[in-house]
Molecule: SAM riboswitch aptamer (S box leader)
Organism: Dehalococcoidia bacterium
RNA sequence: CUCUUAUCCAGAGUGGCUGAGGGAACGGCCCGAAGAAGCCCGGCAACCAGCCCCGGUGGUCUCCACCGGGGCCAAGGUGCCAAUCCCGGCCCGCCGGAUGGCGGGAACGAUGAGAG
Numbered sequence: 001c002u003c004u005u006a007u008c009c010a011g012a013g014u015g016g017c018u019g020a021g022g023g024a025a026c027g028g029c030c031c032g033a034a035g036a037a038g039c040c041c042g043g044c045a046a047c048c049a050g051c052c053c054c055g056g057u058g059g060u061c062u063c064c065a066c067c068g069g070g071g072c073c074a075a076g077g078u079g080c081c082a083a084u085c086c087c088g089g090c091c092c093g094c095c096g097g098a099u100g101g102c103g104g105g106a107a108c109g110a111u112g113a114g115a116g
Stems, first nucleotide, its partner, number of pairs: 001116008013041001015040003021031003026088003042081003047077002050072010090105006
């Protein structure tokens, strides 16, 4: 970097250093010297790992491997800590005289896990 798959309306600081940007891109709309980004500390969550249980399949069958489900843990590997992925674009439905509103689905993106 590409592919597959799951999730994305919950949660997380009155801290330290520092000092102008940030919210992916675009269009909006916001956040920011009452301190952005970054670093440190702190925290949240529980994807993976770990432990226990249940079911299935297979095997060399008191055991092991893989798949699915449930629970526990948080010292391990990631991630995350304004706003629903901040909102929108594309498609469908409903409403409206209309800019548009509401709902659903895509696409894009992010993160984990697996594969190349």